[in-house]
Context: one part of a larger RNA
RNA sequence: CUAUAUUGAAGGAACUCGGCAAAUUAACCUUGUAACUUCGGGAUAAAAGGUGCCAGCUUAUAGGUAAAGUUGGCGGCACGAAUAGGGGGUAACGACUGUUUACUAAAAACACAGGACUCUGCUAAAUCGUAAGAUGAUGUAUAGGGUCUGACACCUGCCCGGUGCUGGUAAGUGAAUAGGAGGAGUUAAUAGCUCUGAAUUUAAGCUCCAGUAAACGGCGGCCGUAACUCUAACGGUCCAAAGGUAGCGAAAUUCCUUGUCGGGUAAUUUCCGACCCGCAUGAAUGGUGUAACGAUUUCCCCACUGUCUCCAGUAUAGACUCA
Numbered sequence: 001c002u003a004u005a006u007u008g009a010a011g012g013a014a015c016u017c018g019g020c021a022a023a024u025u026a027a028c029c030u031u032g033u034a035a036c037u038u039c040g041g042g043a044u045a046a047a048a049g050g051u052g053c054c055a056g057c058u059u060a061u062a063g064g065u066a067a068a069g070u071u072g073g074c075g076g077c078a079c080g081a082a083u084a085g086g087g088g089g090u091a092a093c094g095a096c097u098g099u100u101u102a103c104u105a106a107a108a109a110c111a112c113a114g115g116a117c118u119c120u121g122c123u124a125a126a127u128c129g130u131a132a133g134a135u136g137a138u139g140u141a142u143a144g145g146g147u148c149u150g151a152c153a154c155c156u157g158c159c160c161g162g163u164g165c166u167g168g169u170a171a172g173u174g175a176a177u178a179g180g181a182g183g184a185g186u187u188a189a190u191a192g193c194u195c196u197g198a199a200u201u202u203a204a205g206c207u208c209c210a211g212u213a214a215a216c217g218g219c220g221g222c223c224g225u226a227a228c229u230c231u232a233a234c235g236g237u238c239c240a241a242a243g244g245u246a247g248c249g250a251a252a253u254u255c256c257u258u259g260u261c262g263g264g265u266a267a268u269u270u271c272c273g274a275c276c277c278g279c280a281u282g283a284a285u286g287g288u289g290u291a292a293c294g295a296u297u298u299c300c301c302c303a304c305u306g307u308c309u310c311c312a313g314u315a316u317a318g319a320c321u322c323a
Stems, first nucleotide, its partner, number of pairs: 001318008010309002014307001019304001027051005036041001038151001052074008075079001086302004091297002093294002098110002114149007126135003152289004157219003162216002164212005171207003178200001182196005220238005247281001248278001259275005
């Protein structure tokens, strides 16, 4: 010096991206316990107090153990090794238990119960297989397959122009087939044979007409206007299939931006509450809330500490020196 333990004056997060690591807490008994809440929880919330040893007695008995109570005593006011939650507040995300990148990611990702759409009438749809056949299912629409969303609560607006899907089919288009006007070759021949071939016939599909957004998706500009100013309930105009509703909003989304105001600090690009010129929020690509839960993420506080001010000692094992 390194590793692993362990102790530390005063201070106590000043360390650091960040309390990472360590420390604190811890068992049993008694008291006591907030907001919020889906009334189950939250909760071991939080916060307090007690606990040793010796001798006797009681609960209390046929006998015993444990526990509790009680009387007196003992000492350094203290109670014997090991094992045994630090706590609280705020916000984000995901409802939850669960699952995952065997060997850098455990999560806000996946799943989930619940919700919705859609296909399927049974020799079902769907899937595997060239097929036979099999799964679906020894099931039968309260069943089975696919897709999206993701407990619960309140909700889920407008657009069918484009692309899908479903339905319709008058007309147009539409392959092979059928058809055979006509033409060509051969030939003496308008015969025969061979080649070519217009009209006509014509399925699905497409065009076309409708429907459909919890299908893929989309959801505007410009100009003017109120008796200070500002702003614009109001008006004009252009475009579009329709012009973003309820909500939420500098957000896991905000570029400008450390936006502005308030709170917290002596001081805060973070955090919380508001505002709303939303560069570029928004409703099952779900929107907004939400008790409980989380080795998740953010900020703050109490306790605690060698994380630090600032390092020091001890033990063990190395390193190192000598043999």
About this RNA:
The prediction has a mean pLDDT of 86. Predicted 3D model of a 323-nucleotide part of an RNA (large-subunit ribosomal RNA, domain IV) from Palpitomonas bilix. The organism belongs to Palpitomonas, within Eukaryota. It matches the Rfam family "Bacterial large subunit ribosomal RNA".